[in-house]
Context: one part of a larger RNA
Molecule: small-subunit ribosomal RNA, 5' domain
Organism: Vibrio pomeroyi
């Protein structure tokens, strides 16, 4: 002198952009962070809306018997708009958090063969005809409670066969084997058991081939210290042959040979995620790894596997442990290193906020639902930028305060006084962008047997905004409402006075103070920086 996820003392107006638990991978109260699809299906607990039946019953008519039926209540009715639970599907391996372990099963950089790869996308090609079942529900029953049992019914894109078989698979090369699912939108003949068939269109289903993207694995080279750590290894090194995997391979196992690494530092210990960056420095290095990205590991600790395209799975299951709740004591329950928040620890780290409006994402044909990703607000000088605390003029050099050699010097144009202006705050008002979409009418265009219907497009129109009291703009107002910390003996920019007397105390270093202290404290002036300015930490 740069620097910093700092932090502490004094001070603190404004805004803009970034940032915020580095410590106990400590333990968590309450909230929400993962759902969605009725265009897969059997249904109807809500809530509407329509129709219908019942009863009371405004109004009007009345031949007093009654009819009429605005309306309220109730029952029915899945036929509609929806829509609890429950079957099935896709999604809960993404997002988001941590950095405990890991010194190499890790990352980086360059390669490489022995594999898979839902959703997408291109191409080919087929989707025919059966069947038993089960939740939902009823019934009946255990259990405090989580949670069940036991008999009956009944659906599907749920789950089994049979067909039909190649450019797939297997092969001893003759030859064997493997699949589907249906749903919904409109129709003119034809047909009909009026449910429908068929015909089109959209959207799904199955095999096959290639893409794309993602994922496993393999080699080489680099990637921390410690020899006061010198030898390690039996599945250990290889081969033959099998399991076994998506898929190579001692991954496993049997049998066989006795290998492998190691001063080029093997084993063993400590320490540590790594990387693009980052800070420093002229650079060569030296440090470091917060924010953002990229890749790995982890999820109370250990272990284990199902399920799936994908996991050995943060808000899944299972076994075991420690903890912590609930219990009628038989048994249960639970995992904030998601966003908030609390206790603790600690120099030190924020709100139990708004909102899907945008962007992304999951699920949807679509509308939209979901979304602590995200987008924004609150706090906090915690850095960096930017502005403001006023602008011109004023010598009786005002009073006061400090020195003074008693002359005077100085604070000082500084102050008042006089002008002027109104950033920024404040108060009223206008007011973009960030919106793209979506819904609804019309009209070519494709699709069709079709003027339906879907779709493209194109025009008309109605409609989406957390921030929002938004940026910006303009009007009012009045110098009004904003200046401090450090030092001043030499390094080092800046001096006098008083007051203490080796005392009180100062100090980064050299040293200062023992009665004239520019070094202690005060005061006056000064001098650097400035909403900061010191002073601890730390790195170059």
């Nucleotide at each position: 002198g740069a620097u910093u996820g700092a932090a502490c003392g004094c001070u603190g107006g404004c805004g803009g952009c970034a940032g915020g638990c580095c410590u106990a991978a400590c333990a968590c109260a309450u909230g929400c962070a993962a759902g969605u699809c009725g265009a897969g299906c059997g249904g109807a607990a809500a809530c509407g809306a329509c129709a219908c039946u019942a009863a009371c019953a405004a109004u009007c008519c009345u031949u007093c018997g009654g009819g009429u039926g605005c309306g309220u209540u109730a029952a029915u009715g899945g036929g509609c708009g929806u829509c609890g639970a429950g079957c099935g599907g896709c999604g809960g391996a993404c997002g988001g958090g941590u950095g405990a372990g890991u010194a190499a099963u890790g990352c980086c950089u360059a390669g490489g063969a022995a594999a898979u790869u839902g959703c997408c996308u291109u191409g080919a090609u087929g989707u025919g005809g059966g069947g038993g079942a089960u939740a939902a529900c009823c019934a009946u029953u255990g259990g405090a409670a989580a949670c069940g049992a036991u008999g009956g019914c009944u659906a599907a894109u749920a789950c089994c066969g049979c067909a039909u078989a190649a450019u797939g698979c297997c092969u001893a090369c003759g030859g064997g084997c493997c699949a589907a699912a249906g749903a919904g939108g409109g129709g003119g003949a034809c047909c009909u058991u009026c449910g429908g068939g068929c015909c089109u269109c959209u959207c799904g289903c199955g095999u096959c081939a290639a893409g794309a993207u993602a994922u496993g694995c393999c080699u080489a080279g680099g990637u921390g210290g410690g020899a006061u750590u010198a030898g390690c290894u039996a599945g250990u090194u290889g081969g033959u042959g099998a399991g076994g995997u998506a898929a190579u391979g001692g991954c496993u196992c049997a049998c066989c040979a006795a290998g492998g690494c190691g001063a080029c530092g093997a084993u063993c210990c400590c320490u540590a995620g790594c990387u693009g960056g980052u800070c420093u420095g002229a650079g060569a290095g030296g440090a470091u790894g917060a924010u953002c990205a990229g890749c790995c590991a982890c999820a109370c600790u250990g272990g284990a596997a199902c399920u799936g395209a994908g996991a050995c799975a943060c808000g899944g299951u299972c076994c075991a442990g420690a903890c912590u709740c609930c219990u009628a004591c038989g048994g249960g329950a639970g995992g904030c290193a998601g966003c908030a928040g609390u206790g603790g620890g600690g120099a030190a780290u924020a709100u139990u906020g708004c909102a899907c409006a945008a962007u992304g994402g999951g699920c949807g044909a679509a509308a939209g639902c979901c979304u602590g990703a995200u987008g924004c607000a609150g706090c906090c000088a915690u850095g960096c930028c930017g502005c403001g605390u006023g602008u011109a003029u004023g010598a009786a050099g005002a009073a006061g305060g400090c020195c003074u050699u008693c002359g005077g010097g100085u604070u000082g144009u500084a102050a008042a006084g006089u002008u002027c202006u109104u950033u920024c705050a404040g108060u009223u008002g206008u007011g973009a962008g960030g919106a793209a979409g979506g819904g609804g009418g019309u009209g070519u265009c494709g699709u069709u047997a079709a003027u339906a219907g879907c779709g493209c497009u194109a025009u008309c129109u109605c409609u989406u905004g957390a921030c929002g009291u938004u940026a910006g703009c303009a009007a009012c107002c009045g110098a009004a409402g904003a200046a401090g910390c450090a030092c001043c003996g030499g390094c080092u920019a800046a001096c006098u006075c008083c007051g203490u007397g080796c005392c009180a105390g100062c100090a980064g270093c050299c040293g200062c103070g023992g009665u004239a202290a520019u070094a202690c404290g005060g005061a006056g002036g000064g001098u650097g920086c400035g909403a900061g300015c010191g002073u601890u930490a730390a790195u170059c």